[in-house]
RNA sequence: GUAAUCAGCCGGACGGUCGCGUUUUAGUAUCGAUAUGAUACUAAACCGAGGAAAGUCCGGGCUCUGUGGGUAGAUCGCCAGAUAACACCUGGGCUUCAGAGGAGCGAUCCUCUGUUGACGGCCAGUGCCACAGAAAACAAACCGCCGCUCUUUUGAGCGGUAAGGGUGAAAAGGUGGAGUAAGAGCCCACCGCGUUGGUGGUAACACGAACGGCACGGUAAACCCCGGUUGGAGCAAGGCCAAGUAAGCGGCGAGAGCACCCACCUCGAUCAAGACGCCGCGGGUAGGCUGCUAGAGAGUGCGAGUGAUCGCACUUCGAGAGAAAUGACCGUCACGGUGGUUUAUUCCACCGGACAGAACCCGGCUUACAGGCUGAUUACGCAC
RNA sequence: GGGCGGUUAGCUCAGCUGGUCGAGAGCACUUGCUUUACACGCAAGGGGUCGCCGGUUCGAAUCCGGCACCGCCCA
Numbered sequence: 001g002u003a004a005u006c007a008g009c010c011g012g013a014c015g016g017u018c019g020c021g022u023u024u025u026a027g028u029a030u031c032g033a034u035a036u037g038a039u040a041c042u043a044a045a046c047c048g049a050g051g052a053a054a055g056u057c058c059g060g061g062c063u064c065u066g067u068g069g070g071u072a073g074a075u076c077g078c079c080a081g082a083u084a085a086c087a088c089c090u091g092g093g094c095u096u097c098a099g100a101g102g103a104g105c106g107a108u109c110c111u112c113u114g115u116u117g118a119c120g121g122c123c124a125g126u127g128c129c130a131c132a133g134a135a136a137a138c139a140a141a142c143c144g145c146c147g148c149u150c151u152u153u154u155g156a157g158c159g160g161u162a163a164g165g166g167u168g169a170a171a172a173g174g175u176g177g178a179g180u181a182a183g184a185g186c187c188c189a190c191c192g193c194g195u196u197g198g199u200g201g202u203a204a205c206a207c208g209a210a211c212g213g214c215a216c217g218g219u220a221a222a223c224c225c226c227g228g229u230u231g232g233a234g235c236a237a238g239g240c241c242a243a244g245u246a247a248g249c250g251g252c253g254a255g256a257g258c259a260c261c262c263a264c265c266u267c268g269a270u271c272a273a274g275a276c277g278c279c280g281c282g283g284g285u286a287g288g289c290u291g292c293u294a295g296a297g298a299g300u301g302c303g304a305g306u307g308a309u310c311g312c313a314c315u316u317c318g319a320g321a322g323a324a325a326u327g328a329c330c331g332u333c334a335c336g337g338u339g340g341u342u343u344a345u346u347c348c349a350c351c352g353g354a355c356a357g358a359a360c361c362c363g364g365c366u367u368a369c370a371g372g373c374u375g376a377u378u379a380c381g382c383a384c
Numbered sequence: 385g386g387g388c389g390g391u392u393a394g395c396u397c398a399g400c401u402g403g404u405c406g407a408g409a410g411c412a413c414u415u416g417c418u419u420u421a422c423a424c425g426c427a428a429g430g431g432g433u434c435g436c437c438g439g440u441u442c443g444a445a446u447c448c449g450g451c452a453c454c455g456c457c458c459a
Stems, first nucleotide, its partner, number of pairs: 001380010012333007020048002023045009050355001054366002057364005062234004066264006073230005078092004093119001094117001097114007120225002125223002127219003142165002144161007173191005192214001193212004198207003238290004248281006255267003297316008335352006385458007394411004403442001413429005435451005
C1' cells in the first nucleotide's frame, strides 16, 4: 500500500429560488352579536424526522382497573456486576469445533490463536430412541475366537468369551501391560469419570489428595423437577366539555369489583311489579380541549471503575399534528465511479448518492441500508 | 397507532402429543370402462421446496427464533 474479517462512527456542506406543514403575529372576507370569538384566504417570522423514526420481539415510565397472599398460566436460567428494568450490556468461569506448538509408548493432557454454547437439573420420577441390528438400557451374542463330544472331510451339538468384524446417530469406560484354552476391570499402572473431605476464589469454578473397578448412553427448543420474575389492559389508555340516542330488548336474582382460591374492604340483595345489581344484544356520537413532550435528554470537561456504567461542573435543547407536512430545482465545493489527458490523484467531461420515514415517551434487540471515515487482526506485495 | 390469528396439491381443508407423513381427504385434472353421444357412475393415475431463512434433534409439516405476505379486532 492492497484485500478480507471484526468493532466503533458518519449518513454530504454552503448559498439562492419555488413549494409543503404546525405555531405565532398582521390583514381581508363571511358568520356572529360583543369576546383578546369562530371559519376561510393572504402575507410575514421562527421552526420542521432517523440511525434505524421500521418489526412490535423484550424491558420500563405513564394511565385505568379496590388491596394483600397463594395457585394456575407465562417467561427467564453458569457466576458476579451494571441498570428504573430486561431475554440486552460489561467482566469472569466452564464448554464445542478447528488450526499451530509441546509432553507422553499410548489413551490423553498442556499452551496459544480463532470459534461455539436457548450454558440449572435426565444418579427425583415418567416418556421416547423409527429403520437397520443378535442386542437400544434390569444388556445381549449374528459372524468370529477357544474348549469338549460326534463326524472320513465339509461340518453339527453343548459350553466359555466379548478382544476383532458387522448394524446404527448412538453398542455399556479408554491406553499400555500382566494373565488365559480363548478372553475379559479378572488383576496392575496411567488417563477419563464419580464420591468424600482439604486449599484458593465473593461466586461460577480451579488445584492437588484419598476412595470407588465403572455403577452413571442420548433427549428437558419431551412431560416434568428446582430456583427467580410476573395480575390484566393499553394514549383508540385516561380526564373535562359539547352534541346526540332508546332510563330500549332478552335472561338471571345474589352476586359484582383482576383467570381461579382465600382474607379484608367497597357496592348491591327478595311477595310481585318497579327500582337495583350482573350477563348478553341493540341504539347514538366519529366534534373540541387535555394527556403532549425538558427528559432514566444531549454535548464537553474532570473524577471513580478492567468495563458496562456512575458522580460532579458547565453548556445546550423550540415537530407534536388531523390519515398525517419535512420536497424539488439551480450554483459552488466535497465524495465515489467511468472515460480522456498530464511530469503530477494535473485538468476536463459525463454519471451517481442508499434504506427508509415521527403519531405518548424512553432503554435494548432484530431486520433494511448507496457510499465514506477511524481502529484492531490476518494474508499478500514493496521499501529500509 | 395498538392488540390478535393464519400461510399444507389448481381450490377448500385434515394432519402440528416429533419416526411405516420424502404427507392425506373432498372438489377439480388426465386416462380407461360404461353410453349412439354427453352427464352421472365405476376403475386407475398424475400433481406438493408443507410461505422463506436459520437452529434443536439421529430425525422437523410438527419444537424454537428471525423474515415475508394475508386476514380480523379496538374510540
Predicted 3D model of RNase P RNA and transfer RNA as a complex of 459 nucleotides.
Rfam match: Bacterial RNase P class A. Gene Ontology terms of the family: ribonuclease P activity, tRNA processing and dimeric ribonuclease P complex.
Its mean pLDDT, the model's own confidence on a scale to 100, is 78.